[in-house]
RNA sequence: GCUCCCAUAGUUCAACGGAUAGAACGUGGGUUUCCGGAACCUAAGAUGGGGGUUCGAUUCCCUCUGGGAGCA
Numbered sequence: 001g002c003u004c005c006c007a008u009a010g011u012u013c014a015a016c017g018g019a020u021a022g023a024a025c026g027u028g029g030g031u032u033u034c035c036g037g038a039a040c041c042u043a044a045g046a047u048g049g050g051g052g053u054u055c056g057a058u059u060c061c062c063u064c065u066g067g068g069a070g071c072a
Stems, first nucleotide, its partner, number of pairs: 001071007010025004018055001027043005048064005
């Protein structure tokens, strides 16, 4: 330098172009307990940046940023 892949809660992962973007773990609160742990109930929390296509974009296209793989 060229090609390809990835980027979504704090973490690990889901989501035929269409419902309020879900789950587990973690975190806060509550019940329980002498106190904790466990268990149960409950709450908060995310689509890397910028454009484009579309009635509608996490999803498709372009570009940038970051990470990874291969080739040279």